[in-house]
Context: one part of a larger RNA
């Protein structure tokens, strides 16, 4: 000097990306508890008392005919210690956002979470020798199931909802038409025979899915506009005009896990806040099952704040064991 405990004046988060790590709390009985809420919760919410021992007293359960003897409890009174849930063991607590409902699963060995499941919601297949999937087959799962069953996707509890486009893609339908393979077909032309043949090539014409066409389908892939002018201060634009689209972003949300400019602006909190909260809307580039907004209850998730605590810090000491360092 360094691990690893233990203690520390005043201060108490100044410390730090962050209260990381430490400390605070802790047990049982008794009062005693808000918002909110899906009425189940939130709750151990919070927040406060009391707690050992000895003697008297009452009660209380169990043995016992009974004295009595054990238990668990109230009341009153005394004793001792700095400390009585005496050591060990043993929730700090509270409030306001985000994601995710929840309990669960995960990168065996840097990630446990806002990822994956998940009950519930939806499209779609799939009539049983089922649809898939493995396998050349046979065969086996699917199931000793049977559309309230299976397989595929996609959303993800639950409230409130889920607008507008089918031009392109994909899927589903479409007794017509174009196209279009092998096949049929044989007008006709050659070659070789004296000839009968035998033999190439071969045009109309008839020929299936497919595309082409015509419809339909977005909880199929997806998509969801400029520009200009206008109202009796200004600003603004309910109104207009005008060009493009298949349609031009409806509700609801918005500088958000999404806002570049950005530390937007107003408001709260602090003495003082690029972050938090709570509005505004100029949404660089929210938006409705690649869900949209809300939500109580949960979370080794995550931002912000406040009470308790504390050696994290001001600022470091000192005390104990282990080491490192000498010597032997």
């Nucleotide at each position: 000097c360094g691990g690893u405990g233990u203690u520390g004046a005043a201060g108490g988060a100044a410390c730090u990306c962050g209260g990381c790590a430490a400390a605070u709390u802790a047990c049982c009985c008794c009062c005693g508890u808000a918002a909110c809420u899906u009425c189940g919760g939130g709750a151990g919410a919070a927040g406060g008392g009391g707690g050992a021992c000895c003697c008297c007293u009452c009660g209380u359960u169990g043995g016992g005919c009974a004295a009595c003897c054990a238990u668990c409890g109230g009341g009153g009174g005394g004793u001792g210690g700095c400390a009585c849930a005496g050591a060990c063991u043993a929730g700090g607590g509270g409030g306001u956002g985000g994601c995710g409902a929840c309990u669960g699963u995960u990168u065996a060995c840097u990630a446990a979470a806002a990822a994956c499941a998940c009950a519930g919601g939806g499209c779609u297949c799939u009539g049983c020798g089922a649809a898939c999937u493995c396998g050349g087959a046979a065969g086996a799962g699917g199931a000793c199931g049977u559309a309230u069953a299976g397989g595929g996707u996609c959303u993800g509890a639950c409230g409130c909802c889920u607008g507008c486009c089918c031009g392109g893609u994909g899927c589903c339908g479409g007794a017509a038409g174009g196209u279009u393979a092998a096949g049929g077909g044989g007008a006709g032309u050659g070659g070789u025979g004296c000839a009968a043949g035998c033999u190439a090539c071969g045009a109309a014409c008839c020929g299936a899915a497919g595309c082409c066409c015509c419809g339909g389908u977005a909880a199929a892939c997806g998509g969801c506009g400029g520009c200009c002018g206008u109202a009796a201060c200004u600003a603004u634009a309910a109104c207009g005009g005008u060009c493009c689209u298949a349609a031009g972003g409806u509700a609801g949300c918005g500088a958000a896990a999404u806002u570049c400019c950005u530390u937007g602006u107003c408001g709260g909190g602090u003495a003082a806040g690029u972050u938090c909260c709570g509005a505004c809307c100029u949404g660089c580039a929210c938006g409705a099952a690649u869900g949209g907004c809300g939500u109580a209850a949960c979370g080794a998730c995550u931002u912000c704040c406040c009470c308790a605590c504390u050696g994290u810090c001001u600022c470091c000491a000192a005390c104990a064991c282990c080491g490192a360092c000498u010597c032997a």
Predicted 3D model of a 328-nucleotide part of an RNA (large-subunit ribosomal RNA, domain IV) from uncultured Arboricoccus sp.
Its mean pLDDT, the model's own confidence on a scale to 100, is 89.
The RNAcentral record of the full RNA draws on MGnify.